RNA sequence: UGCGGGAUAGCUCAGAUGGUUAGAGCGUAGGAUUCAUAACCCUAAGGUCGGCAGUUCGAUCCUGCUUCCCGCAA
Numbered sequence: 001u002g003c004g005g006g007a008u009a010g011c012u013c014a015g016a017u018g019g020u021u022a023g024a025g026c027g028u029a030g031g032a033u034u035c036a037u038a039a040c041c042c043u044a045a046g047g048u049c050g051g052c053a054g055u056u057c058g059a060u061c062c063u064g065c066u067u068c069c070c071g072c073a074a
Base pairs, nucleotide, nucleotide: 001073002072003071004070005069006068007067010026011025012024013023019057028044029043030042031041050066051065052064053063054062
């Protein structure tokens, strides 16, 4: 320098052909249970979907540019 992949909750990751509530596990908080703790069970909070623009009635999803991470080639 070129090519490919990735960025979504505090962490690890899903997500449909663009559509009406963006989810799971772990973690956190509260509750229940227990003499008490752990485990199990219930509930809740937590998201500008990396950034900027474009297309569209509508974008996490499509397009362009850009930031960062990983890999390959030179």
RNAcentral holds the sequence, with entries from ENA. The RNA shown here (transfer RNA) has 74 nucleotides and comes from Arcicella sp. The organism belongs to Arcicella, within Bacteria. It matches the Rfam family "tRNA". Rfam classes the family as a transfer RNA. The coordinates come from a structure-prediction model, not an experiment, and the mean pLDDT is 81.